């Protein structure tokens, strides 16, 4: 110094599930809980997936949403052995 990154230090996040709330739904919020995570911080920009509505004989297509813990991209950041 921070590309790479640890059986390091300090701290961080929190899947499934449970309870309560919320939404038409996917989901989201809070508490408990830890499967995991070095960006599992933030941003729906591209792709994916999911929901609802419209459309179509159907496939499709369109719109509005959800997901950043599906992938890519953008952006910011703690520590730091070899």
């Nucleotide at each position: 110094u921070a590309a790479c990154g640890a059986u390091a230090a300090a701290g961080g996040c929190a899947a499934a599930c449970u309870u309560g709330g919320u939404g038409a739904g996917a989901g989201c919020c809070a508490a408990g809980g830890a499967c995991g995570c070095a960006a599992a911080g933030c941003c729906a920009c591209g792709g994916g997936u999911c929901u609802u509505c419209a459309u179509u004989a159907a496939g499709c297509u369109g719109a509005a949403g959800a997901u950043a813990g599906c992938c890519g991209g953008g952006u910011u950041a703690c520590c730091a052995c070899a």